[in-house]
About this RNA: This is a predicted structure of a 71-nucleotide RNA (transfer RNA) from a Candidatus Kaiserbacteria bacterium. It matches the Rfam family "tRNA". The family's RNA type in Rfam is transfer RNA. Taxonomically the source falls in Candidatus Kaiseribacteriota (Bacteria, Bacteria candidate phyla). The sequence is in RNAcentral, with records from ENA. The coordinates come from a structure-prediction model, not an experiment, and the mean pLDDT is 81.
């Protein structure tokens, strides 16, 4: 140059046309003489941009940004 794959919570990761989830963090509370575990409880998310669609994280086009291959 060229081909491929991944970009969702703070963090690691599911979900792949119909209301986006867990696990960990974080706030509060319970309990403890204190703390620390348990528990309950609330918190927070689809990389930017455009198409298609009634409806997009999901499908398609672009551009970031990572990573692997070929030359």
């Nucleotide at each position: 140059g060229g081909g491929c794959g991944a970009u969702u919570a703070g963090u690691u990761u599911a979900g792949u046309g119909g209301u986006a989830a867990a696990a960990u963090g974080g706030g509060g509370a319970u309990c403890u003489c204190c703390a620390a575990a348990a528990u309950c409880u609330c918190u927070g998310u689809c990389g930017g941009g455009g198409g298609u669609u009634c409806g997009a994280u999901u499908c398609c086009c672009u551009c970031a940004u990572c990573g692997c291959c070929c030359g």